[in-house]
Molecule: c-di-GMP-I-GGC riboswitch aptamer
Organism: Candidatus Bipolaricaulota bacterium
RNA sequence: CCUGAAAAGGGCAAACCCAUCGCGAGGUGGGGGCGCAAAGCUACGGACCUCAGGAGCGCGUGCUGAGGUGGCCGGGUUACCAGGA
Numbered sequence: 001c002c003u004g005a006a007a008a009g010g011g012c013a014a015a016c017c018c019a020u021c022g023c024g025a026g027g028u029g030g031g032g033g034c035g036c037a038a039a040g041c042u043a044c045g046g047a048c049c050u051c052a053g054g055a056g057c058g059c060g061u062g063c064u065g066a067g068g069u070g071g072c073c074g075g076g077u078u079a080c081c082a083g084g085a
Stems, first nucleotide, its partner, number of pairs: 001084004011036002016031006034071001040077003044074003047069007
C1' cells in the first nucleotide's frame, strides 16, 4: 500500500417495545438483534426528510431560511485483526 474468503480477541446495533427531549424530521438511555470490515468520527458536495416564510397559482412544483439522516452515496480523517505485495 492492497484485499476482507476463512479464523481469533472482540466491537457496533435495524425494526419493534419502554423512558425521556423536540412543533416535527429525529436525538439520547434501557431492552432487542435485522444486519455491518469502518454501521468509528466529520453535514464539505449530492440525495432524502422536517418546520417556517414569502412569490406565482386552480393543482402541484421549485425558491429562501432554520434543522434532521454518517445504517443513502461520494469526499475528508483516524483505527483493530488476518492475508498478500